[in-house]
RNA sequence: UUCCGAUAAAGGCAAACUGCCCGAAAGAGCAGGACGCAAAGCUACGGGUCUAAAGCCCCCGGAGGGUAUGAUCGCCGGGCUGCCGGU
Numbered sequence: 001u002u003c004c005g006a007u008a009a010a011g012g013c014a015a016a017c018u019g020c021c022c023g024a025a026a027g028a029g030c031a032g033g034a035c036g037c038a039a040a041g042c043u044a045c046g047g048g049u050c051u052a053a054a055g056c057c058c059c060c061g062g063a064g065g066g067u068a069u070g071a072u073c074g075c076c077g078g079g080c081u082g083c084c085g086g087u
Base pairs, nucleotide, nucleotide: 003086004085005084012037013036017032018031019030020029022027035074041080042079043078045077046076047075048072049071050070055067056066057065058064
């Protein structure tokens, strides 16, 4: 340095759910809690998915429909970085 995660050790993260709190919502933050994770560390770059208050478009004058610029990296892929062990 490449590839791998069978074994061991040191540690790490934390789903659902609950409380507080931000948001129109999707969802985020903090605390508790562990379903899982070898990148469940970082990055919305490509695809997917979720949401539609404001803005814009359509229809229309009652409301409705569409749209990401919002969200998700614990949906998949790409990029960057990294612990231990084996090789």
Model confidence (mean pLDDT): 85 of 100. This is a predicted structure of an 87-nucleotide RNA (c-di-GMP-I riboswitch aptamer) from an Armatimonadota bacterium.